[in-house]
RNA sequence: AGAGUUUGAUUCUGGCUCAGAACGAACGCUGGCGGCGUGGAUAAGACAUGCAAGUCGAACGGGACAUUAUUAAUAGCAAUAUUGAUGAUGUUCAGUGGCGUAAGGGUGCGUAACACGUGAAUCAUCUGCCGAGAAGUGGGGCAUAGCUCGCCGAAAGGCGAAUUAAUACCGCAUAUUGUAGCAAUACCAAAGCCGGGGCAACCUGGCGCUUCUUGAUGAGUUCGCGGCCUAUCAGCUAGUUGGCGGGGUAACGGCCCACCAAGGCUAUGACGGGUAGCUGGUCUGAGAGGACGACCAGCCACACUGGAACUGAGACACGGUCCAGACACCUACGGGUGGCAGCAGUCGAGAAUUUUUCUCAAUGGGGGAAACCCUGAAGGAGCGACGCCGCGUGGAGGAUGAAGGUCUUCGGAUUGUAAACUCCUGUCAUUAGUGAACAAAGUUCGCGCUUUACUGGUUGCGAAUUUGCUAGUAACUGAAGAGGAAGAGGCGGCAAACUCUGUGCCAGCAGCCGCGGUAAUACAGAGGCCUCAAGCGUUGUUCGGAUUUAUUGGGCGUAAAGGGUGCGUAGGCGGUACCGAAAGUUAGGUGUGAAAGUUCGAGGCUCAACCUCGAAAUUGCACCUAAUACUCCGGUGCUUGAGUCUCAUAGAGGAAUCUGGAAUUCACGGUGUAGCAGUGAAAUGCGUAGAUAUCGUGAAGAAGGCCUGUGGCGAAAGCAAGAUUCUGGGUGACGACUGACGCUGAGGCACGAAAGCCAGGGGAGCAAACGGGAUUAGAUACCCCGGUAGUCCUGGCAGUAAACGGUGCUCGUUUGGUGUGGGCAGCUCGACACUGUCCGCGCCGAAGCUAACGCAUUAAACGAGCCGCCUGGGUAGUACGAUCGCAAGAUUAAAACUCAAAGAAAUUGACGGGGGCCCGCACAAGCGGUGGAGUAUGUGGCUUAAUUCGAUACCACGCGAAGAACCUUACCUAGGCUUGCCAUGCAACUGAAUACAUGUGAAAGCGUGUCGUGUAGCAAUACACAGUUGCACAGGUGCUGCAUGGCUGUCGUCAGCUCGUGUCGUGAGAUGUUGGGUUAAGUCCCGCAACGAGCGCAACCCCUAUUGAUUGUUACCUGACCUAGUCAGGCUCUCUAUCAAAACUGCCUAGCAAAACGGGGAGGAAGGCGGGGACGACGUCAAGUCAGCAUGGCCCUUACGCCUAGGGCUGCACACGUACUACAAUGCUCAGUACAAUUUGAGCCGGUCCUGCAAAGGCUCGGAAAUCAUUAAAACUGAACUCAGUUCGGAUUGCGGGCUGCAACUCGCCCGCAUGAAGCUGGAAUCGCUAGUAAUGCCGUAUCAGCUACGACGGCGUGAAUACGUUCCCGGGCCUUGUACACACCGCCCGUCACAUCAUGGAAAUCGGUAGCUCCCGAAGCGUGGAUAUGAUUCUUCACCUCCGCGUUAAGGAACUGCCGGUAACUGGGAUGAAGUCGUAACAAGGUAGCCGUAGGGGAACCUGCGGCUG
Repeated sequence: AGAGUUUGAUUCUGGCUCAGAACGAACGCUGGCGGCGUGGAUAAGACAUGCAAGUCGAACGGGACAUUAUUAAUAGCAAUAUUGAUGAUGUUCAGUGGCGUAAGGGUGCGUAACACGUGAAUCAUCUGCCGAGAAGUGGGGCAUAGCUCGCCGAAAGGCGAAUUAAUACCGCAUAUUGUAGCAAUACCAAAGCCGGGGCAACCUGGCGCUUCUUGAUGAGUUCGCGGCCUAUCAGCUAGUUGGCGGGGUAACGGCCCACCAAGGCUAUGACGGGUAGCUGGUCUGAGAGGACGACCAGCCACACUGGAACUGAGACACGGUCCAGACACCUACGGGUGGCAGCAGUCGAGAAUUUUUCUCAAUGGGGGAAACCCUGAAGGAGCGACGCCGCGUGGAGGAUGAAGGUCUUCGGAUUGUAAACUCCUGUCAUUAGUGAACAAAGUUCGCGCUUUACUGGUUGCGAAUUUGCUAGUAACUGAAGAGGAAGAGGCGGCAAACUCUGUGCCAGCAGCCGCGGUAAUACAGAGGCCUCAAGCGUUGUUCGGAUUUAUUGGGCGUAAAGGGUGCGUAGGCGGUACCGAAAGUUAGGUGUGAAAGUUCGAGGCUCAACCUCGAAAUUGCACCUAAUACUCCGGUGCUUGAGUCUCAUAGAGGAAUCUGGAAUUCACGGUGUAGCAGUGAAAUGCGUAGAUAUCGUGAAGAAGGCCUGUGGCGAAAGCAAGAUUCUGGGUGACGACUGACGCUGAGGCACGAAAGCCAGGGGAGCAAACGGGAUUAGAUACCCCGGUAGUCCUGGCAGUAAACGGUGCUCGUUUGGUGUGGGCAGCUCGACACUGUCCGCGCCGAAGCUAACGCAUUAAACGAGCCGCCUGGGUAGUACGAUCGCAAGAUUAAAACUCAAAGAAAUUGACGGGGGCCCGCACAAGCGGUGGAGUAUGUGGCUUAAUUCGAUACCACGCGAAGAACCUUACCUAGGCUUGCCAUGCAACUGAAUACAUGUGAAAGCGUGUCGUGUAGCAAUACACAGUUGCACAGGUGCUGCAUGGCUGUCGUCAGCUCGUGUCGUGAGAUGUUGGGUUAAGUCCCGCAACGAGCGCAACCCCUAUUGAUUGUUACCUGACCUAGUCAGGCUCUCUAUCAAAACUGCCUAGCAAAACGGGGAGGAAGGCGGGGACGACGUCAAGUCAGCAUGGCCCUUACGCCUAGGGCUGCACACGUACUACAAUGCUCAGUACAAUUUGAGCCGGUCCUGCAAAGGCUCGGAAAUCAUUAAAACUGAACUCAGUUCGGAUUGCGGGCUGCAACUCGCCCGCAUGAAGCUGGAAUCGCUAGUAAUGCCGUAUCAGCUACGACGGCGUGAAUACGUUCCCGGGCCUUGUACACACCGCCCGUCACAUCAUGGAAAUCGGUAGCUCCCGAAGCGUGGAUAUGAUUCUUCACCUCCGCGUUAAGGAACUGCCGGUAACUGGGAUGAAGUCGUAACAAGGUAGCCGUAGGGGAACCUGCGGCUG
C1' cells in the first nucleotide's frame, strides 16, 4: 500500500467481498512446562448450607467458673476434706451504656437528568472521630433493663408485680464564648473511669465530658459549557411563570401554603417516543474520526416490588424499623418467619463464565488505654490454553542417497541427512538434598532524654524473646537417561503452497468470483508442499481498508442527485475611508486538567510479559495582562454595488371591451342525375323520399392563412387577425439625486400546460368511452364509417408533466471568428456602408474542464456567497401515519425480504420488416427437367430371432458401398475352442518339422491309428524348430469424433484476413484496410498520418486452340504385292512427345483533370484473366469420421475374443429423395450407309470358322499391345406406320433356355416365345444451365467368379435459345446508421394466469404492556385538631399512653381514552423458484417511433384521447 467481482473487450460510476488489528468470547481438532493477568456479558431469575460487623469489664449492676485471703459450720484426735459467707484477682455470659454498623464489598434495574465530565459560585450551608486554641468539669434527683415471681402462647414472643446500677435520663448553679437583639438585657453545658504520691485533708498524670473559635476532611446546594436516535412527536405548560407574606430546611428556592398578576418554554427542536448508568479510558485509525465503557480508578443509582419515616454528625439505611404486594418456608391453623445485585455454592435459562479452599503473616478498616478481638476487605492457593509473555520437545556428524510410501516418460524422481548408525549436551519434567526474601512491629529488661517526681511519651540506644497463610514453595546443588513432550489449518484466483486415485451436476465444496454432467491442481482419500505453532482453525462483534456521509476529503447535463417558477420572513454572506471599543483572533502568565493508563528515559524480577521511579503529555476550561492586521460591535463619511428622476425606444408581455374576412358544418331555395364517400383492397355509411357537384341567401361556433424568421416578449407555465382603454417589465443616452439601501433564501405566500372535478352557459369542427365495418389464428388495437363527455366562455377547485438546456440564483475574471434582433456614438452635408460600444438570441471553435460524449464570455473553465438534492439494484415514490382535496388524487415517506450486480459513455462485431454502392444462373429473359405413371436405387417408418453400423437443413438420402447368393459381415440362431487366428518372452514336459489313414459330425471341432526323430559334440549337454501344459499376455467393427491425430464437407475461388514501425485515443481500439475512380479481384491509380510487409487474388503448373525445330515404330505417306499393312522406301502432311515461339492494352484513335482504366479499330490462330483444370487465406459450424488407419481413457477376458453351418443386411399397409424408361410423327419400325476419342486386356482381351432364332457354345489364329481384340450411335438415304392406349409404351406374369460359380430357393445376370399394367406431357411447388454451354447420341474404365451399373468417373459426336435490366426473392462483399443483442434475432424480453416457498400490508375479533383523566376505598408513617388515663406542675400548662377525626399517600377497585406490541378466519400486492399456460408490449423505423403527465377502456402485456419531450 491494495486486490477480486458488472463487459466479447474498455473507461467510469457504484455496491458486494477479501487480505489487518482487537475481544470478559464461544465451538471443532489437538495439548509438555512456567510466570503475569483474567473468568455469570443471558434470568435486577429463584435460592439449601456455612461464613461476610463487631468491640469495649479502664462506663454500669448482675450471673457462672477458677485461683487466693479471711471466716463459719460439719466429719475427724489431728494433718486434712466438704459446704457456706465476705473481700480481691482472672476468665466468661446475657443485659443497660458508648462507638461502629451511612465505611468496606456487590450490581447496572432505573435515569436523557446538574446524573456525569469540566470550570466556577456558596455574603445561602452542615461536618462525628482528628489537629490547633480559649474557658469549664460544682451540687442534686427520678426511673429502667437485667435478675426474681406470676400469667398467656405450638412457636416467635408478650403482659403484669416487686426490686437495682451507671459515662443511661432530668432539673439547679455558673456562662469565657455563643444565640437573639440597635442596645439595655434575656437565654443556654458538663460524667466520670483508670493510675501515682500522701496518715488524712489534698496534690498530680492519663483517658474522657461540656461551651466556643479555627483548621483539615467529608458532604449539601446553585450556575456556564459539553456528550445518543427520532419531526411518520409541533406546539407544551395552572404550582405552570413571576410577585407580596408566611411555613419548612443545615442551607437558597413554588420546596410547601394563602393571595395577586398572566406569564414561562419552543424550529439553536420545546413537549412526546425509543435507547442508555456517566467519566478517566479501551479497541481501531496516518490523522481527523468511528465503535465501546469488562477488569483497575472517580462519581451516580439500586438492594425481592412499591411507599414511609425513625435514630444519628452522616441514611430515608444491602446483612435496621413500619406498612402493602408477590413468592417461598414453619404451624398445634390461632399465627409467625425470610430476602446472596457480599464470599463460596445450588437450580434454572443459556453457545458460555471457576473452589461450598487457607490466613489475618502483610496492607487497610472497626472497637479498645492496651494486650487483643473482628474483618469472604485484603493477601494467597485451586480450576479453565480465556489472553499476553517466556522455555522445551534435542545438538553435531552421517549416502548404499537403505527399506517402506508416492509419482513415473519405467530411465528415474521425491520423501531425504530425514532415518538407521556414531559422538555429545542436559533446559523443562522426574528423583534426592540444602533451602529463602516478603518481619515492620509488639512484649520484657537495662541505660538515656522530657517531667519536681511517678506515670506517660509518632521517644533514642542496647539486650533478650515472640510473630509466615503462601511453603518445605521459589532458588541452588547432585543423579539418571534422548530417555516423557506436535499439532492444526491450507495448497483454482484473490493468497504462500501440486500431483495421483476415487466420484461423475451425484456425493459434496464455497468469504467473493465460482468448482462437480468420466481424464476435477476447486468434492473425498493419499503422497508431497506452504503457513503458524502449544496451539491452529471456524463463528460472532468492532474499527480499518471505505475519499462508501467526504471538516481534513465526494458529488448533482447523460451514471443516484437542481426544488415547475417567482416574491419574500428568519438565517447565512456582504463595497470603500477614518475613529472608538476589544467579543472573536493572536501572544505571555496563573490556577486547574485525580491516580492508573498511553509515550519517552531509567531501574527490579535470569529475559519478556509484569512491576517501580522520573519526565513529557493530558490538544480542555476559567481568570489576568498585552496586541489590534482581519471579522464582529458603535460612530462619522464616500460613491464604484443597488436604486430614483429626465429624454428616447422595440416587443404574439398581461387584462377588459368591440369589430372583420376566409374555411367547415347545418338550414332554406334553384340547377342537375346516379352515384358519393372510403381503403393496401374492401365493407359499414350517405343517396332516386334526389345525395355528391354547383349557384344564391341565412345561422352558428371555433380557430387565426400569408407576414413567420434557431425572430420578439415574459419569472416560469406561456403569448400570434384588427381596434380602443387600463397596465407590468426590459433596453439605450446625457446628466442630476439617495448613500450599501445589497445577494441568497429554510418555513411561508403567489403563479403554474394538458387532462380531470363542481355550478351555469355554449356546442361548428375534432374526438376518450361506445356502436358498426374490415384485418387477423384471435384483434377488447393499428385502418374505415359514425359518435358522447370533453375541447370553448364565466366563476371556483385541483397543483401535476420528458413542468428539459434533463444544466438553481447572484457577482467577478479568462484568447477569438461569424450571423441575427433592439439602441447609441464616431465618420459623412445627409442616407447607406464602415468603425466602436451596450443589451439580447444562435452557430463554430483556443486555453481549460470532462469517464467519455461533449461544454467552451449565454461554461459543464477559474473563483466567491446562499439555497435545494444524492449515497448499490429491486421491494417503492409503495405500505402505515399525518396534512391538503368534493373526488380523482397530491405532498411527506419507510421496513422485512431478495440480488451481486443495476448503471453511464465509448469500442469491436452481429443483427434490422434502416439507408447507400456492388456482385452471383439470385431474379428477370430463355431451353430442358423434377413434382403425376411404371421400374431401379437410397432413406424414413413398420415388421423381425436379426432385418449390423454410420451419414440425417443448405453441407444425409444411386452417401461410406469402385459392386451383401457363401465369403464379405460387423447382425441373429445353433454347434464348438479357451495362451486362443496371430506376436514376443519365461518355465516344465514331450518331440525334428511333418506326412498319411480313419471314426463321428452340417461344418468347425472332438477322437483314433501308422510312419518318423534336426544341427554341433565321443558324451554330458547346448542351440534351432514344433507340440502340450502353466504364466506374462494376445484379441475386441465394444464405448467416447464432446479427450485426439490425420483426412474431409460448408460458407467460398467469396475477396478478404492480418502484422511491424509510426501516429491518434486514459483505454478497449482506431489509422493503414476509409475517401475519389477502376477491376473478376484489398486489381490498379490518385488522394490521405501514415510508411512498409505477410497469408489470400493474379502469375508460375497441367490440358486445350496456332506455328516452328527435333524424333520416326506398331502411327502416317509413296511404291510393290494383293488384301494379311505382308514387303521396300520415306518423314512433306496427320500423328506421336520433347524443346521453343506467340498475346503484352504492345500499336492507332478519341474519353476521363491526369493516371489507372474503359469504348472503337488494325494486325493476328487466338484480344483484353483466350477456354478448362489443379490450386481453397484468417477462420466458422464442439460440422463428419474411434467402422479406413492411428491413438488417450474406460470396459470384456471359458467372452463384448476366435471358428463353423444356416439365416439376415434383399423382409412391406405407407412416406420422401435421386435416377432410368416413356407417354410418341422433330416419332417408332425395317433396310442401306458415313465419321470418333478416352481407354482396357494374360486366372485376361478374344478374331475368323462351325452350331444355335438368340443368349451362348465348340475348335482355333492373334495379342504382354500406336501391331491383336476394335464394329461407334445419333445424324444421313430409302421404305412402312397416320394420331390410335396405336407398329407408342414396355411393366408384370407364364413357358423354355444360356452363363458364372461348391452352391442362383430365400437372393444373380442374360436370351427366345408368349403376355402387354400404368402412362396421352403431369396441382401447389421446385431444379439445372450463359457456348462448344444446355439439350441429345453413343463409347470406355474401376470394382468384379458372376451381377441388380438405369449408379459413379471419363471420352468423343450432333449442337441451340436468351440476358431489357437490378424493382423484387435468395446468398455474399464494402461504407454508414440504430441497438436494451455478444450462446450475437433460432437474440433479448414484458405482463396476466396456474403451482411451491418466504417475508410483509389490511382485517371482524382477541391477548398483553404502558400512560393519562375521573371516581371509590385507603395501610403505615408524618403533619394537624379534639377527647381521655398517668406523671410533673409555678395551677394552667408540659410530657407521654390510648382513642376519634382531617390532610398527604402506596397498593387495590370501577369506567373511559391514547399509545405500543403479539395472535388471527379472510384478503392485497411483493420476492424467489432448469425446462407450465396465454399472447408478443419494449430493444432495429421492433414491424402503429418511444416515453412523461392525465382521463377512459380492456384476459394480459397494453390500447385510445388531450397536451408535452427527443432520451